[in-house]
C1' cells in the first nucleotide's frame, strides 16, 4: 500500500430503515436504615466526523479519523 472487522452515556452492551435510542454498573436526588451497606423510587448522561440515497438514517452507500487483524 491492498483488503476484512469494529467505532452507540464515565465503563459494558441491545438496536438489522420508522414515531421517547432499551437495559446493565457507575455518579446525583428521595425513601428505608440510629448511620453505613443492602434495598425501593426517581433523574443526568450517548449514535467518531462530513456529504450523499429515501417521505423517514444509529441502521444503506462514498469519503475522512481512530482501533485491530492479515497480506505484500
Nucleotide at each position: 500500500g491492498g483488503c476484512u472487522c469494529c467505532g452507540u452515556a464515565g465503563u459494558c452492551a441491545a438496536g438489522c430503515g420508522g414515531u421517547u435510542a432499551a437495559g446493565a454498573c457507575a455518579c446525583c436526588g428521595c425513601c428505608c436504615u440510629u448511620u453505613c451497606a443492602c434495598g425501593g423510587c426517581g433523574g443526568u448522561a450517548a449514535c467518531a466526523g462530513c456529504a450523499g440515497u429515501u417521505c423517514g438514517a444509529a441502521c444503506c452507500u462514498g469519503c475522512u479519523c481512530g482501533g485491530a487483524g492479515u497480506c505484500a

The RNA shown here (transfer RNA) has 72 nucleotides and comes from a Lachnospiraceae bacterium. Rfam family: tRNA. It is annotated as a transfer RNA. Lineage of the source: Bacteria > Bacillati > Clostridia > Lachnospirales > Lachnospiraceae. The RNAcentral record of the sequence draws on ENA.